[in-house]
RNA sequence: UUUGAUCCUGGUUCAGAUUGAACGCUGGCGGCGUGCCUAACACAUGCAAGUCGAGCGAGAAAGUCCCCUUCGGGGGAUGAGUAGAGCGGCGCACGGGUGAGUAACGCGUGGAUAAUCUGCCUCAAGGGUCGGGAUAACAGCUGGAAACGGCUGCUAAUACCGGAUACGCUGCAUUUUAAUCGAUGUAGGAAAGAUGGCCUCUGCAUGCAAGCUAUCGCCUUGAGAUGAGUCCGCGUCCCAUUAGCUAGUUGGCGGGGUAAUGGCCCACCAAGGCGACGAUGGGUAGCUGGUCUGAGAGGAUGAUCAGCCACACUGGGACUGGAACACGGCCCAGACUCCUACGGGAGGCAGCAGUGGGCCGAAUAUUGAUGCAAUGGACGAAAGUCUGACGCAGCGACGCCGCGUGCGGGACGAAGGCCUUCGGGUCGUAAACCGCUGUCAGGAGGGAAGAACCCUGGUAGUUCGAAUAGGGCUGCCAGCUGACGGUACCUCCAGAGGAAGCACCGGCUAACUCCGUGCCAGCAGCCGCGGUAAUACGGAGGGUGCAAGCGUUAAUCGGAAUCACUGGGCGUAAAGCGUGCGUAGGCGGCCUGUCAAGUCAGGUGUGAAAGCCCUCGGCUUAACCGAGGAAUUGCACUUGAAACUGAUGGGCUGGAGUUCUGGAGAGGGUGGCGGAAUUCCCGGUGUAGGAGUGAAAUCCGUAGAUAUCGGGAGGAACACCAGUGGCGAAGGCGGCCACCUGGACAGUAACUGACGCUGAGGUAAACGGAUAAGCCGUGGGGAGCAAACAGGAUUAGAUACCCUGGUAGUCCACGCUGUAAACGAUGGAUGCUAGGUGUCGGGCAGCAAUGUUCGGUGCCGUAGUUAACGCGUUAAGCAUCCCGCCUGGGGAGUACGGUCGCAAGGCUGAAACUCAAAGGAAUUGACGGGGGCCCGCACAAGCGGUGGAGUAUGUGGUUUAAUUCGAUGCAACGCGAAGAACCUUACCUGGGUUUGACAUCCCGCGAAUCUCCCACAGAGGGGGGAGUGUCCUUCGGGAAACGCGGUGACAGGUGCUGCAUGGCUGUCGUCAGCUCGUGCCGUGAGGUGUUGGGUUAAGUCCCGCAACGAGCGCAACCCCUAUUUCUAGUUGCCAGCACAUAAGGGUGGGCACUCUAAUAAAACUGCCCGGGUCAACCGGGAGGAAGGUGGGGAUGACGUCAAGUCAUCAUGGCCCUUACGCCCAGGGCUACACACGUACUACAAUGGUGGGGACAACGGGUCGCGAUACCGCGAGGUGGAGCUAAUCCCGAAAACCCCAUCCCAGUCCGGAUUGGAGUCUGCAACUCGACUCCAUGAAGUUGGAAUCGCUAGUAAUCCCGGAUCAGCAUGCCGGGGUGAAUACGUUCCCGGGCCUUGUACACACCGCCCGUCACACCACGAAAGUUGGUUCUACCCGAAGUCGCCAGGCUAACCGCAAGGGGGCAGGCGCCUACGGUAGGGCCGAUGAUUGGGGUGAAGUCGUAACAAGGUAGCCGUAGGGGAACCUGCGGCUGG
Repeated sequence: UUUGAUCCUGGUUCAGAUUGAACGCUGGCGGCGUGCCUAACACAUGCAAGUCGAGCGAGAAAGUCCCCUUCGGGGGAUGAGUAGAGCGGCGCACGGGUGAGUAACGCGUGGAUAAUCUGCCUCAAGGGUCGGGAUAACAGCUGGAAACGGCUGCUAAUACCGGAUACGCUGCAUUUUAAUCGAUGUAGGAAAGAUGGCCUCUGCAUGCAAGCUAUCGCCUUGAGAUGAGUCCGCGUCCCAUUAGCUAGUUGGCGGGGUAAUGGCCCACCAAGGCGACGAUGGGUAGCUGGUCUGAGAGGAUGAUCAGCCACACUGGGACUGGAACACGGCCCAGACUCCUACGGGAGGCAGCAGUGGGCCGAAUAUUGAUGCAAUGGACGAAAGUCUGACGCAGCGACGCCGCGUGCGGGACGAAGGCCUUCGGGUCGUAAACCGCUGUCAGGAGGGAAGAACCCUGGUAGUUCGAAUAGGGCUGCCAGCUGACGGUACCUCCAGAGGAAGCACCGGCUAACUCCGUGCCAGCAGCCGCGGUAAUACGGAGGGUGCAAGCGUUAAUCGGAAUCACUGGGCGUAAAGCGUGCGUAGGCGGCCUGUCAAGUCAGGUGUGAAAGCCCUCGGCUUAACCGAGGAAUUGCACUUGAAACUGAUGGGCUGGAGUUCUGGAGAGGGUGGCGGAAUUCCCGGUGUAGGAGUGAAAUCCGUAGAUAUCGGGAGGAACACCAGUGGCGAAGGCGGCCACCUGGACAGUAACUGACGCUGAGGUAAACGGAUAAGCCGUGGGGAGCAAACAGGAUUAGAUACCCUGGUAGUCCACGCUGUAAACGAUGGAUGCUAGGUGUCGGGCAGCAAUGUUCGGUGCCGUAGUUAACGCGUUAAGCAUCCCGCCUGGGGAGUACGGUCGCAAGGCUGAAACUCAAAGGAAUUGACGGGGGCCCGCACAAGCGGUGGAGUAUGUGGUUUAAUUCGAUGCAACGCGAAGAACCUUACCUGGGUUUGACAUCCCGCGAAUCUCCCACAGAGGGGGGAGUGUCCUUCGGGAAACGCGGUGACAGGUGCUGCAUGGCUGUCGUCAGCUCGUGCCGUGAGGUGUUGGGUUAAGUCCCGCAACGAGCGCAACCCCUAUUUCUAGUUGCCAGCACAUAAGGGUGGGCACUCUAAUAAAACUGCCCGGGUCAACCGGGAGGAAGGUGGGGAUGACGUCAAGUCAUCAUGGCCCUUACGCCCAGGGCUACACACGUACUACAAUGGUGGGGACAACGGGUCGCGAUACCGCGAGGUGGAGCUAAUCCCGAAAACCCCAUCCCAGUCCGGAUUGGAGUCUGCAACUCGACUCCAUGAAGUUGGAAUCGCUAGUAAUCCCGGAUCAGCAUGCCGGGGUGAAUACGUUCCCGGGCCUUGUACACACCGCCCGUCACACCACGAAAGUUGGUUCUACCCGAAGUCGCCAGGCUAACCGCAAGGGGGCAGGCGCCUACGGUAGGGCCGAUGAUUGGGGUGAAGUCGUAACAAGGUAGCCGUAGGGGAACCUGCGGCUGG
């Protein structure tokens, strides 16, 4: 990180540590480590294994010196017994490299070897005698290009050979023994000398030796040490889509071979051996100590160091040797490279350096002009030689560790940068500046340890010896030896001087601002950022984190309890096999004895060193190194213990089973029987229809249907009973009877004595038998139903739903398939853990009701459990045992392989690729062609309209230079606009202007102001005249306001963004709702309250209730109106009194009435009756002006629509600045083929026209309303009384009433349009005003589909007033007059409220979402084939070589007088066999025209399958059909 939110499941991702790393940016010093992970690819060049003259023979040269010389040279000495070569000995099997092969006794660990070997070394014993023949070197000749030879001749040995001797050694025999050992006999089997010294012994007899002696070497034997061989137990990766493998295979006997056991090899005999505890095959891999990680258990890994193994160009082979089948040896074959005279030869860096090449995302050092000084090794008596082992140095920040790049002071908080709310903040004590220090680097000087041996000299002791000779051994002293390296380290000098970067800053995750960009460019580990205000991109400032490094990438472990041993799960999230029986295996009741395998305890051995850990120590510290300890959880042996498990013996009855009795049951199989119904056939009656549907049609019927009666045929299924009843393991089982048969249950006693549970594979074959539906095969059967199919409808289409037909099939028999939502989505067994209430079967008690008990089957529910839902003695609780299964979604139950099947198909069952989710339960909403209840002019019932006509007006569209802009379903469209001729005005054209038309500040001049003239379309421009005021004053002047000119800060913008905003407004909706506090419930979202029962217009009120209260809404309070009281009485009024008049409140007077306008009252379900829960409330009534909110208004909850408005205003950001500002003239907003909305006027007689007559209210009026009067047909004009208004004026109200006329017509209806003439307003009515008169007289005769308003003083109808306004009203806002009809009712349409239900919706049904098709890309499967690797079988060829054989050839040692023999060599033959070849298979890859599905994609086409009853409930299995989702049949499920 899945959701609107929640809990859970579950994957993905990150934070940590690590690395033989690489890459990017950066880089001061030192120490210690470390450095081809890839091509076990190929290698130029140099070096890496030699040494010994004290084993042996031979033996130079240059140079120097001397002599001789024919001057060419020769000889001698020295060099030197040296070099180099040879014979011989030892070494070369160590050290060093690499990890290709190897899944193995290879490695690890522990054992065995009585089945073995062991050079050099140590110890012990003994011996070391007598002889012989060769050969290299060398010389001569000779082959070859070379490498390298050949022949002849000479010679030595610690080389080679023979003889002698040998208790011990070896073989054999005998004996002994359990077997070795032992004893006896017999046979076999050794050797080499060298050097130094000496004369004691012996010989010659001076001295030397064959003598003696010392040391070293030699031979035999034994022992040790070391090293090695072999064998065994245990451990050691993945795949079962590898299940069978094996002929020397397994064993035996006898041989061969080896140091040695063994089929290791051979002959013969037997037929074995291995395997689910994983053989065989395939893939991968050196193993270990350790290393990395982790709390641990584990996981990953096997660089450096150490142990073991394997390999040395590839394959094979042996030789030598103590040891090899040998990295720097040999032979052969092959590939490759090089040389060549083409005949033939040479080579093997996986030693150290180094080169090329390579893979790869990327990558790994010096050919050290180093040294053998140290450590170690080979040889040697030693000196010593050799040593790319090793010690050192070089290169690389590759890693770890340490140090430094300064320290202290320093505020004007400098400059500068960045930000800013313009005040400031921040970088920041940071810098500058002052003072100080001196690490590292630099310069100069000094300067170690690592060194002790060996050897030489001296000396002391000891030993051998005849010895004072000599030698061995031990000790002391001195001398000699350093690659690194003039290095570490120390001292001095100078001076802050030479030394900081990298990544990150949306959340996870520490760290925020500005600018640029504008779904672009880009970022990104996951979630995700970017579409004009980006803390997420890029830059900057600032910050955070690390630091000579920092990031990135790759990789491992961790987190991941995400394979769960520690430590998970499976009702619904992934997950219980559809069900039984049962094999192996696992597990198993009570008592008791024994054993000691497991188990536990003690001891012993081993567990190498290094490493890890602890302590101490050494480098200034650390890293690093040294010493000691601990640990090494393991294995083996041994001594014990006996509870538990196990083994074994004995016993028990509770588990399990058997016998008997009894009842219940759709348990199974076979045969028979029955009635109802459908259909068909025959016959009768009978006549025009029937059938079918939402409505129809196809269809049947006058050839007689349907209906009805009688008869018959045939098949299938068994109504009622019938039930969350019964039976069965599950699938499943339903009429009745008979036969055969399984199981369960109850009761009672007896018996057996753990006989049990589960169950991988397997099996379901027999008894009676497995497994729904569908499908398949063969043969029957076929009434009804019914995939396919046909027709009719429906529909945009209808391959469907509906209808009419109809075939497989459904039925039977025998086979086959083996799957289902085969479900309780819940494996089996056992025990334990409250109950209540039904029901089935049995028992017991009771007369019965009923109680109780066993077994089954349901519901509710406690504890407990669960993510929740739920489960809850029939567990999903608490436990034990066994089996099966799961590990993110998709791809996919697909592909390939195997296997089963006649087929369909089943079982088993992946990967690539792709996504950041997929999911479960529950919550709140929203929605439903779900349900319930209830409202509203919502429908219905009515009245009048709109839609048709003409006109007005607004809009769309079109047009235009412009037709300014906005508003766009309801909720835009007579809307902003309460009024566009100019102005307005924002638009267009043209003319002008630039501090500006407007604001503030500064400077200069002038007060302001008024007025005239010129040209111009005007703005603007030019010129003239009049005219000076107010305040203060020191009288010089200054100030305010205003005007003109100037300067720059700035003004200005109806330019953009209503999706950056404020404010205001619309709408749902005057709908009854929306919330909060505390408490309670829930893990939580959340619920409760607010639901429920009533009631109301209302969440209005009452009752109830884990709720109790409260808030915003409702209501009320406010205004108008209806009644009345009181007060007041002019401008209003006039009853009574008086006056006047033609008349009139005209006058006096009055304030009673009306009225005015302030106050008060009244109405509250208060009263009565009835209903209702004794309630709220409802119905009716009384009284009352008014009655149940009296009527109307104002008032609009939480919120929704990114609703509307930047063009009312305000405002962030962006943009323009001689223009997107401002001024002006003219034009436009008034256009006009059309379309729509809203209105007006009509179509007429409930009317028109003419005449007469009556009654309002709200309002307005001084830039105004304007009377009487006069003029005009009229609009209007003249005129001016009155009125700043209860006073005067607008002002006539109209419909209405009365009289008259018209007589149903395009009219005396209707008035558009047009012509003419005028009036008024205004600077001006051409574009483009209103009105008047005369004339004209259009459409229109009540309006299609559709649609609007209204429930009472309402609709309808009639006039009046007002705002705006110079003028302009069919619009808008108000006012009164006349004044209806209808409402049964809530089924339906629309909107809304509450409750409930389903949901895959949450942008919320205008939602979500499925499949085909088309396009692009990606990975995969199939495929005629092509190609490579690997492996097997059969056969062919057969190098080198060991072994075996061999008549012939050759031949020193021994035997033999000789001939000859023995032995050997070459050669030949044979077995085996590498490479190679032929043929045929297996397996694994690569590639392949074409093809198949799959995934992803901005989004296109067709439909609408699913989610709501998704509009035909859905889904599962199966079968058929269809463009596609899908449809239909049959059976099943509820997840309807």
Molecule: small-subunit ribosomal RNA
Organism: Desulfocurvus vexinensis